Predicted 3D model of a 90-nucleotide RNA (c-di-GMP-I riboswitch aptamer) from a Chloroflexota bacterium.
The model forms 95% of the base pairs in the Rfam consensus.
Lineage of the source: Bacteria > Bacillati > Chloroflexota.
The coordinates come from a structure-prediction model, not an experiment, and the mean pLDDT is 88.

[in-house]
RNA sequence: AGGUGAAAAAGGCAAACCCUGAGAAAUCGGGGGGCGCAAAGCCACAGGUCUAAAGCUUGCAGUGCAGGCCAUGAUGGCUGGGUUGCCACC
Numbered sequence: 001a002g003g004u005g006a007a008a009a010a011g012g013c014a015a016a017c018c019c020u021g022a023g024a025a026a027u028c029g030g031g032g033g034g035c036g037c038a039a040a041g042c043c044a045c046a047g048g049u050c051u052a053a054a055g056c057u058u059g060c061a062g063u064g065c066a067g068g069c070c071a072u073g074a075u076g077g078c079u080g081g082g083u084u085g086c087c088a089c090c
Base pairs, nucleotide, nucleotide: 002090003089004088005087012037013036017032018031019030020029021028022027035077041083042082043081045080046079047078048075049074050073055069056068057067058066059065060064
């Protein structure tokens, strides 16, 4: 340096749910909590998925309500990819 792996050792992260804050929402931050994870560290480039404020459009209405389309929003604990890294063995 590369490959394989989590058996051991030191550790790390933290699902659902609850409290709280932000947001139109998806979701995210903080605290608790542990389902799990060998990158469940970081990165939205490609794909997928989620949401639909604004915008466009249709209907009913009359300054509103409902439906449809849509990412510039989100998701790294969906997949691929990039990048950094502990230990052991080869």